[in-house]
RNA sequence: CGGGGCGAACGGACGGUCGCACCCGCACCCGCGUGCGCGGGACGGGUGAGGAAAGUCCGGACUCCAAAGGGCACGGUGCCGCGGAAAUCGCGGGCGGUGAGAGCCGACGGAAAGUGCCACAGAGAACAGACCGCCUCGCCAGUCGGCGGGGUAAGGGUGAAACGGUAGUGUAAGAGACUACCAGCGGCCCCGGAAACGAGGCCGGCUUGGCAAACCCCACCGGGAGCAAGGCCAUGCAGGGUCCAGAGGCUGCCCGCCUCGACGGCCCGGGUAGGCCGCCGGAGCGCGGCGGUGACGCCGCGCCCAGAUGGAUGACCGUCGGUCGUUCGGAAGCGGACGACGCACAGGAUCCGGCUUACAGUUCGUCCCGGUAC
RNA sequence: GGGCGAUUAGCUCAGUUGGUUAGAGUGCUUGCUUGACAUGCAAGAGGUCACUGGUUCGACUCCAGUAUCGCCCA
Numbered sequence: 001c002g003g004g005g006c007g008a009a010c011g012g013a014c015g016g017u018c019g020c021a022c023c024c025g026c027a028c029c030c031g032c033g034u035g036c037g038c039g040g041g042a043c044g045g046g047u048g049a050g051g052a053a054a055g056u057c058c059g060g061a062c063u064c065c066a067a068a069g070g071g072c073a074c075g076g077u078g079c080c081g082c083g084g085a086a087a088u089c090g091c092g093g094g095c096g097g098u099g100a101g102a103g104c105c106g107a108c109g110g111a112a113a114g115u116g117c118c119a120c121a122g123a124g125a126a127c128a129g130a131c132c133g134c135c136u137c138g139c140c141a142g143u144c145g146g147c148g149g150g151g152u153a154a155g156g157g158u159g160a161a162a163c164g165g166u167a168g169u170g171u172a173a174g175a176g177a178c179u180a181c182c183a184g185c186g187g188c189c190c191c192g193g194a195a196a197c198g199a200g201g202c203c204g205g206c207u208u209g210g211c212a213a214a215c216c217c218c219a220c221c222g223g224g225a226g227c228a229a230g231g232c233c234a235u236g237c238a239g240g241g242u243c244c245a246g247a248g249g250c251u252g253c254c255c256g257c258c259u260c261g262a263c264g265g266c267c268c269g270g271g272u273a274g275g276c277c278g279c280c281g282g283a284g285c286g287c288g289g290c291g292g293u294g295a296c297g298c299c300g301c302g303c304c305c306a307g308a309u310g311g312a313u314g315a316c317c318g319u320c321g322g323u324c325g326u327u328c329g330g331a332a333g334c335g336g337a338c339g340a341c342g343c344a345c346a347g348g349a350u351c352c353g354g355c356u357u358a359c360a361g362u363u364c365g366u367c368c369c370g371g372u373a374c
Numbered sequence: 375g376g377g378c379g380a381u382u383a384g385c386u387c388a389g390u391u392g393g394u395u396a397g398a399g400u401g402c403u404u405g406c407u408u409g410a411c412a413u414g415c416a417a418g419a420g421g422u423c424a425c426u427g428g429u430u431c432g433a434c435u436c437c438a439g440u441a442u443c444g445c446c447c448a
């Protein structure tokens, strides 16, 4: 210098004019009740979207269902340890895969518990299989060939996958039939490690294919609904209809338990479409220190950071920056001129922690590969 | 805002232990039938199974993500 990996931060800046929402102040104005309040306005001040506010894929807080009990079903999760309120989350480690490397990826328990599936091709597809080939025997023919019987999984061929690999012994030809080494599996022992797991030794039968994001088995977890939850006030309507001695506990069944039971309940129908609370001080944010490899935890100091409810962040302009196009200068990095673009993805709606998805461009840190120079 | 469902030919829909040609009706094209048309008969064309990944030897089917459309809840 070129290419690449990982992590982190930012994601326009400043100013002018007009405007919006909320909060606070208020000695001014208006309205209502009426001696002190309420509502509205003016004025002054403050605050005002995000890293994803998104998808709603997980988990919680909170609220209601009386409480949230047991079993089966059903659903989810799945190497080990730690973190965390919890999690289809994070961190570290192990194993496997991939890349030249930095690194990246992994739904990563069980297939010698059982059931099922493995199309086409191929002779044979799961305690397999003689199509070609090889060997041998018989017959015919006589040298080569043909027919039939038997042996054989070393070679060819098919396939995603063909029932261990290499070498040797052996044999008619062959074969774990036997031997050595290697791979894999099971059992025992031993070492390292907290564990997953890793290194090693001995023995065994010689080998037990794949699919569980197929049923399933094992272990663990899960009551349901969701802020349009739910509570209060005001307004309004129909003490209207129908069914029920049982009803409800909102995925199904059983047990147990609880509550209510005609002044009740399911369903249908009718009505309200206004206000307040929930509703923003929180598993909160920033900085520093300490502990830890890390996720994270503890301590100290500082800060207050949207609360709308037809839903507020906008519009116009200027300077700088950016991007794109044309052109000029230069060997190049780059610089100048002109023009265009308001300029990535996108916007709160109960809140929080994650994951996933979208995203122009910029900056920083660290690492890898290649080239060149010293 | 919250909770669910669907996407297969131009249109309406089937498609199960995942298996190699994905079907039906209707519409379209051509031919036959008719003097001509409709009907009827025969043949044919027409599909990125919404899209992108993953699991698997193999995906319309199983699992994730994305997009579009629809339904319900004060």
Stems, first nucleotide, its partner, number of pairs: 001370010012320007020048006028041006050345001054356002057354005062226004069255004074222005079093005094108001095106004109217002114215002116211003131156002133152008164182006183207001185204005191198002230277004240268002243265002246260004284303008321343001322341008375447007384400004393431001402418005424440005